RNA sequence: UUUAUUCAAAGCUAAACCUAUUGCAAAGUAGGGGCAGAAAGUUACGAAUCCAACAUAUUUGGAAAGUAGGACUGCCGGG
Numbered sequence: 001u002u003u004a005u006u007c008a009a010a011g012c013u014a015a016a017c018c019u020a021u022u023g024c025a026a027a028g029u030a031g032g033g034g035c036a037g038a039a040a041g042u043u044a045c046g047a048a049u050c051c052a053a054c055a056u057a058u059u060u061g062g063a064a065a066g067u068a069g070g071a072c073u074g075c076c077g078g079g
Base pairs, nucleotide, nucleotide: 002079003078012037013036017032018031019030020029021028022027035066041072042071043070045069047067049063050062051061052060053059
């Protein structure tokens, strides 16, 4: 540098749900919880999804991104 890998080691994240709180809402934050994940790390670039408003729209503003992609980065062991 590249490739592939979790039935190794050490670790990581954390679904649904519950409590508190913020928000018109989608949803966020904190704690509990643990479905699952080998990029479920970062980003929000296009597609898809959700909310609000207006309109007939092919729009505007917002949300999430654990839907599949793109880009960037990363741990261990082996070749």
A computed fold for a 79-nucleotide RNA from a Methylococcales bacterium, annotated as c-di-GMP-I riboswitch aptamer. The coordinates come from a structure-prediction model, not an experiment, and the mean pLDDT is 78. It matches the Rfam family "c-di-GMP-I riboswitch aptamer". Clan: c-di-GMP_I riboswitch clan.